Context: one part of a larger RNA
RNA sequence: GAUGAACGCUGGCGGUCUGCUUAACACAUGCAAGUCGAACGGGACCUUUCGGGGUCUAGUGGCGGACGGGUGAGUAACGCGUGAGAAUCUGGCUUCAGGUUCGGGACAACCACCGGAAACAGUGGCUAAUACCGAAUGUGCCUAAGGGUGAAAGAUUAAUUGCCUGAAGAUGAGCUCGCGUCCGAUUAGCUAGUUGGUAGGGUAAAAGCCUACCAAGGCGACGAUCGGUAGCUGGUCUGAGAGGACGAUCAGCCACACUGGGACUGAGACACGGCCCAGACUCCUACGGGAGGCAGCAGUGGGGAAUUUUCCGCAAUGGGCGAAAGCCUGACGGAGCAAGACCGCGUGAGGGAGGAAGGCCUAUUGGUUGUAAACCUCUUUUCUCAGGGAAGAAUAAUGACGGUACCUGAGGAAUCAGCAUCGGCUAACUCCGUGCCAGCAGCCGCGGUAAUACGGAGGAUGCAAGCGUUAUCC
Numbered sequence: 001g002a003u004g005a006a007c008g009c010u011g012g013c014g015g016u017c018u019g020c021u022u023a024a025c026a027c028a029u030g031c032a033a034g035u036c037g038a039a040c041g042g043g044a045c046c047u048u049u050c051g052g053g054g055u056c057u058a059g060u061g062g063c064g065g066a067c068g069g070g071u072g073a074g075u076a077a078c079g080c081g082u083g084a085g086a087a088u089c090u091g092g093c094u095u096c097a098g099g100u101u102c103g104g105g106a107c108a109a110c111c112a113c114c115g116g117a118a119a120c121a122g123u124g125g126c127u128a129a130u131a132c133c134g135a136a137u138g139u140g141c142c143u144a145a146g147g148g149u150g151a152a153a154g155a156u157u158a159a160u161u162g163c164c165u166g167a168a169g170a171u172g173a174g175c176u177c178g179c180g181u182c183c184g185a186u187u188a189g190c191u192a193g194u195u196g197g198u199a200g201g202g203u204a205a206a207a208g209c210c211u212a213c214c215a216a217g218g219c220g221a222c223g224a225u226c227g228g229u230a231g232c233u234g235g236u237c238u239g240a241g242a243g244g245a246c247g248a249u250c251a252g253c254c255a256c257a258c259u260g261g262g263a264c265u266g267a268g269a270c271a272c273g274g275c276c277c278a279g280a281c282u283c284c285u286a287c288g289g290g291a292g293g294c295a296g297c298a299g300u301g302g303g304g305a306a307u308u309u310u311c312c313g314c315a316a317u318g319g320g321c322g323a324a325a326g327c328c329u330g331a332c333g334g335a336g337c338a339a340g341a342c343c344g345c346g347u348g349a350g351g352g353a354g355g356a357a358g359g360c361c362u363a364u365u366g367g368u369u370g371u372a373a374a375c376c377u378c379u380u381u382u383c384u385c386a387g388g389g390a391a392g393a394a395u396a397a398u399g400a401c402g403g404u405a406c407c408u409g410a411g412g413a414a415u416c417a418g419c420a421u422c423g424g425c426u427a428a429c430u431c432c433g434u435g436c437c438a439g440c441a442g443c444c445g446c447g448g449u450a451a452u453a454c455g456g457a458g459g460a461u462g463c464a465a466g467c468g469u470u471a472u473c474c
Stems, first nucleotide, its partner, number of pairs: 001473003005470005012345006018338002020303001025301003029298003034063003039060002042057006070256003079181007088173002093169008101135004110125004115120001140149003154161002182228003189219003194216008231253004235246004258279005281292004309335001311334003317331001318329004348378004358369004383411006392401001418463005423444003429458005439446002
């Protein structure tokens, strides 16, 4: 000098930030991912000029739940940083080209029966679609050049918007390599899919990625292997720099989602608020069986020196769905709490000597507190009350914040100072008490009867809504 700090004493205001560093401990409750009726059949309700129209929606279907948000357990690794590369994929978006023909059978919902305490099933029957399947065509793809394979879906308020195929772009993602990336040799040898080849499989894609066979290789003192520690970076702190330490908040990447394993769906996951299995734990139960996962936002218990409200709003920005209106959004925008940090402001200004009283000291003369107070004049930043009152909104409407910021008027010096230190280092000294006691202390060291070092008082010094102490880094 610095801190995501804590503790002690004290505490007026504003702005901008920050706020579980410990138990990746366990979690009550609420909310955090839905949306589309302009894909589809049905149901309920309202209305009707009886033609119809409207609202809501359990189910089928589409898109989104792979983003956004959290955490840092694991990881010493192509994980990250930087540079390069080839054997890849890419929903939605943009551009271009072509197509959108003809058919079919189901399954939910619903109805009937029926099992179960529940969670949730079972059987039979009916039905729609942008759900599913077949045929046709087809620039594509494969090919041994003969051929083979391979697509679609409609809707509407008639403006449009979808669907399929191919080519390109953009974006995003997967993969490979060079270099860099902590400590220990009281870890010296490590390795059998191991290293390479051939064939086959596999993937979106190169590859021992996997399998069979063959060869015996590969790594290591330029530190392999093993052990410990750790998310990495932009950066932050310090320092003249070189360097050292750190990696909260913000941003990029990675990893994880009760613990371990697995795949499904999908353009994308081996998926935080999806599925299956196993385990630990908790809960419900009619004992047969079921349910759950806050390292989302609040909040609770626990741990700890220590870290906030079970708040308001989708008004803004952004995201999902929708043609739109709109719906959803604990992302986000705000408010609340905390002197936790930084910055700013205030606690009055000028005058005022009988140098008042009181306190303290004193050689008893005085000195000091001290222009300090009183008193006079003035001001109103703050404060209180009253009145007005935004921008942020994107040409209409729409403001959570918020009757906030800000402006005007009135009142009255009114509402606001502490903390540490005073032997030397180190700015600041006397008296009393105590008597190696009580105590102080960062180092040197003080204290055993005149203690500037302990405790109190007066005074002084330094900072100031803070001041000290402790911890840690330079």
Molecule: small-subunit ribosomal RNA, 5' domain
Organism: uncultured bacterium